Description: This is a predicted structure of a 72-nucleotide RNA (transfer RNA) from an uncultured Clostridia bacterium. Its Rfam family is "tRNA". It is annotated as a transfer RNA. It was read from a public genome assembly. Model confidence (mean pLDDT): 83 of 100.
RNA sequence: CGCGGAGUGGAGCAGUGGCAGCUCGUCGGGCUCAUAACCCGAAGGUCGGAGGUUCGAAUCCUUCCUCCGCAA
Numbered sequence: 001c002g003c004g005g006a007g008u009g010g011a012g013c014a015g016u017g018g019c020a021g022c023u024c025g026u027c028g029g030g031c032u033c034a035u036a037a038c039c040c041g042a043a044g045g046u047c048g049g050a051g052g053u054u055c056g057a058a059u060c061c062u063u064c065c066u067c068c069g070c071a072a
Stems, first nucleotide, its partner, number of pairs: 002070006010024004018055001026042005048064005
């Protein structure tokens, strides 16, 4: 240099054109003598960057960056 895969709240992941969600975690409350468990609620993501297509993009196209793998 070539080919393929991945990048989405703190962590792990889903979402393949039409309001960005799930589990765990964090915070507040309830329960308890207390802790854990359990129950209720909340905060936290401009979806890796830039451009394009579209009425509308996390999603499609181009390019760049980072990581993983294959080949050489």